[in-house]
């Protein structure tokens, strides 16, 4: 100092508050009453991972080390097909406006816009595969030069 192995731990957050009442019951005769939607309507919340970074923080010397994007580029996972499996294909959502600079879809204002399958009054937030799996991250070891 470092190519490869090997083993271990980590690894997803979010409906406060209010309106309606489909739909079920009971009484009576098509009315009243009582349950009711975290899903529909106001309206509240959330944002996995790698990469980029003009900002920020430390260090102190013009480098260096962290951290900083749901919606830029990717990558997981769900989901369907093939397949004995490893895997392979397929699906895979959503940002613009203005400032500032040399330079900005990321920094500052602002104003939007999106979010798998099954279940259930139609769900990004409740239940369920999931005490799962996974991109990835931390770390350790023993051989080798």
């Nucleotide at each position: 100092g470092g190519a490869a192995u090997u083993c271990u731990u980590c690894g997803g957050g979010g409906c406060a508050g209010g309106g309606u009442g489909a739909u079920a019951u009971g009484c009576a005769g098509u009315g009243c009453a009582u349950a009711a939607a975290u899903u529909c309507c106001c309206g509240a919340c959330c944002g996995a991972c790698g990469g980029u970074a003009a900002c920020c923080u430390g260090a102190u010397g013009c480098u260096c080390a962290g951290g900083a994007a749901g919606u830029c580029c990717g990558u997981g996972a769900a989901c369907u097909g093939c397949g004995c499996a490893a895997g392979c294909a397929g699906c895979c959502g959503a940002u613009c406006c203005g400032g500032u600079g040399c330079a900005a879809g990321u920094c500052c204002g602002g104003a939007a816009c999106c979010g798998a399958c099954a279940g259930u009054a139609c769900a990004g937030u409740c239940u369920g595969g999931a005490u799962g799996a996974g991109a990835g991250a931390a770390g350790a070891a023993a051989g080798c030069u």

FMN riboswitch aptamer (RFN element), 145 nucleotides, folded computationally. Rfam family: FMN riboswitch aptamer (RFN element). Its family is annotated with FMN binding in the Gene Ontology. The prediction has a mean pLDDT of 77.